RNA sequence: AUAGUCCUUCGGGGUCGGGUGAAAUUCCCAAUCGACGGUGAUGAAGCAAUUCUAAGCCCGUGAGCCUUUUUUAAGGCAGGAUUUGGUGCAACUCCAAAGCCGACAGUAUAGUCUGGAUGGGAGAAGGAUGUA
Numbered sequence: 001a002u003a004g005u006c007c008u009u010c011g012g013g014g015u016c017g018g019g020u021g022a023a024a025u026u027c028c029c030a031a032u033c034g035a036c037g038g039u040g041a042u043g044a045a046g047c048a049a050u051u052c053u054a055a056g057c058c059c060g061u062g063a064g065c066c067u068u069u070u071u072u073a074a075g076g077c078a079g080g081a082u083u084u085g086g087u088g089c090a091a092c093u094c095c096a097a098a099g100c101c102g103a104c105a106g107u108a109u110a111g112u113c114u115g116g117a118u119g120g121g122a123g124a125a126g127g128a129u130g131u132a
Stems, first nucleotide, its partner, number of pairs: 001131001004129007017029003031112002033102002035061004043052003056100002064077005082098005104115003
């Protein structure tokens, strides 16, 4: 420095207020939230090399269900969303504005309540072993 294997720890936020109604944190007005990896013209530090930082809706991953299975994996299915203007050589990431989206089960129709879940998890950090 680093392929592989193993171990440990960590690993998701959100309905203020009002209306209708017998009943709604589910409808209506309004409020509010944004997991992980990548990319990246942002911002910061530095003389510089470079480092840190930056997307819910750009690319991908994860949560549910089914099948097979040596119980650890493999395969399949389902599940979402962005435009306009500005600057500029260049922007779906910057600036401005207006929009949009959110698994399954329960219940007056749920991103936000309750439940499967003291679960799982993309992955992150550290360590051991091993290799050169």
FMN riboswitch aptamer (RFN element) from Psychrobacillus glaciei, 132 nucleotides, folded computationally.
Its mean pLDDT, the model's own confidence on a scale to 100, is 81.
NCBI's taxonomy places the organism under Bacteria, Bacillati, Bacilli, Caryophanales, Psychrobacillus.
Of the family's consensus pairs, 97% are formed in the model.